[in-house]
RNA sequence: GCGCGGUUAGCUCAGUGGUAGAGCGCUUCGUUGACAUCGAAGAGGUCAGAAGUUCGAUCCUUCUACCGCGCA
Numbered sequence: 001g002c003g004c005g006g007u008u009a010g011c012u013c014a015g016u017g018g019u020a021g022a023g024c025g026c027u028u029c030g031u032u033g034a035c036a037u038c039g040a041a042g043a044g045g046u047c048a049g050a051a052g053u054u055c056g057a058u059c060c061u062u063c064u065a066c067c068g069c070g071c072a
Base pairs, nucleotide, nucleotide: 001071002070003069004068005067006066007065010024011023012022013021018055026042027041028040029039030038048064049063050062051061052060
């Protein structure tokens, strides 16, 4: 330099055009003499950045940044 894949909650990851989710973690409450377990509720997201297509974009297109793999 070229090609491919990835970037979504604190972590690991779903989500193929119509209100952003799960597990773990965190907070509060219940249960206990206490802790753990268990149960209930809750907080937490400019969906990497910008532009475009569309009535509507996490999703499609282009560019940029970063990470990984391959080729040279």
Predicted 3D model of a 72-nucleotide RNA (transfer RNA) from a Candidatus Liptonbacteria bacterium.
The prediction has a mean pLDDT of 83.
It matches the Rfam family "tRNA". About the family: Transfer RNA (tRNA) molecules are approximately 80 nucleotides in length.
The sequence was found in a public genome assembly.